[in-house]
């Protein structure tokens, strides 16, 4: 330098033929339970979906350009 893949909650990820309110597990906070922990049950907080621009009535999803990480080639 070239090619491919990835980027969504604190962490690991789902969401992929564009449409509903953006979700799960773990973690965190609270309540219940207990003599007290742990476990368990319930509830809740937490995300401008890496950035900018565009297409569209509508973008996490499509297009262009960047940035970061990984793999391969040179």
């Nucleotide at each position: 330098g070239g090619g491919c893949c990835u980027g969504u909650a604190g962490c690991u990820c789902a969401g992929u033929u564009g449409g509903u309110u953006a979700g799960a597990g773990c973690g965190c906070a609270g309540u219940c339970c207990u003599g007290a922990u742990a476990a368990g049950a319930c509830u809740g907080a937490g995300g401008u979906c890496c950035c900018c621009u565009g297409u569209u009535c509508g973008a996490g999803c499509c297009a262009g350009g960047g940035c970061a990480g990984g793999c391969c080639c040179a």